[in-house]
RNA sequence: GCGCUCGUAGCUCAGCCAGGAUAGAGCACCGCUUUCCUAAAGCGAAGGUCGCAGGUUCGAAUCCUGCCGGGCGUA
Numbered sequence: 001g002c003g004c005u006c007g008u009a010g011c012u013c014a015g016c017c018a019g020g021a022u023a024g025a026g027c028a029c030c031g032c033u034u035u036c037c038u039a040a041a042g043c044g045a046a047g048g049u050c051g052c053a054g055g056u057u058c059g060a061a062u063c064c065u066g067c068c069g070g071g072c073g074u075a
Stems, first nucleotide, its partner, number of pairs: 001074007010027004020058001030044004051067005
């Protein structure tokens, strides 16, 4: 250089193939209950411009193009 693959919450991931209504889960963090205190358990809240830019579309995390970053393969 070329090919394949991954990038979504602090972390690990689902959703993408086959576009649709406020984008989800677990863990962590925060608050409350319980306890003499802590842990455990229960309840609640917060947290995302879905890697970046552009295009298609009434509508894009999802389709298309380019770029950036990680991994694997190839000479």
Molecule: transfer RNA
Organism: Sedimentisphaerales bacterium